[in-house]
RNA sequence: CACUUAUCAAGAAAGGUGGAGGGAACAGGCCCUAUGAUACCUUGGCAACCAGCGCUUGUAUGGUGCCAAUUCCUGCCCAGAAGGGGAAGAUGACAG
Repeated sequence: CACUUAUCAAGAAAGGUGGAGGGAACAGGCCCUAUGAUACCUUGGCAACCAGCGCUUGUAUGGUGCCAAUUCCUGCCCAGAAGGGGAAGAUGACAG
């Protein structure tokens, strides 16, 4: 990187570096941000996919993951609407 598959309405922040945009891409909206964002580092935490241990429920030792807003919302299809489905994306596992 592409395949298959499961999940995506819950949950979880402080400090440091740094100094301008950021919220995956495009568009529209909405929001975060000099009271310092995004990012990176440290520590802490959440969760429970895989392994371990236990074994009906569990645990949280290891490997990932995650810690503004539903995956921030909408975009395509069905529907009067509510809502449902899909696409795309993210993460895990598996195998190439």